[in-house]
RNA sequence: AUGAUGGUUAGGGGAGAGACCGCAGGAAUAUGCGGCGCCGAAGGAGCAAUUACGCCAUAAUCUCUCAGGCAAAAGGACCUUGACCGGACA
Numbered sequence: 001a002u003g004a005u006g007g008u009u010a011g012g013g014g015a016g017a018g019a020c021c022g023c024a025g026g027a028a029u030a031u032g033c034g035g036c037g038c039c040g041a042a043g044g045a046g047c048a049a050u051u052a053c054g055c056c057a058u059a060a061u062c063u064c065u066c067a068g069g070c071a072a073a074a075g076g077a078c079c080u081u082g083a084c085c086g087g088a089c090a
Base pairs, nucleotide, nucleotide: 006085007084008083009082010081011080012079013078018036020035021034022033023032024031037070038069039068043066044064045063046062050057
């Protein structure tokens, strides 16, 4: 002098699926109870390969759907830009 992976933060983009039915109250699409049907990209859970046997460890945008979601709003994995932290490497 340069500033990787990563972390924090702010902004932008960001899919899917019933504005379902009944009752109550109610301004209501929100809320409570009951019912059926769906979605996967908050979170959560499970699994492969990994020299042989056994054990342990271990992944996802895969699988499950507990949770969450099914007009808008909010949220949203992931991508991207800036600032800050940090310091792999030369």

Overview: Predicted 3D model of a 90-nucleotide RNA (Glycine riboswitch aptamer) from a Bacillota bacterium. The prediction has a mean pLDDT of 77. Its Rfam family is "Glycine riboswitch aptamer". About the family: This family represents the bacterial glycine riboswitch. Gene Ontology term of the family: glycine biosynthetic process. The sequence was found by an Rfam model in a public genome assembly.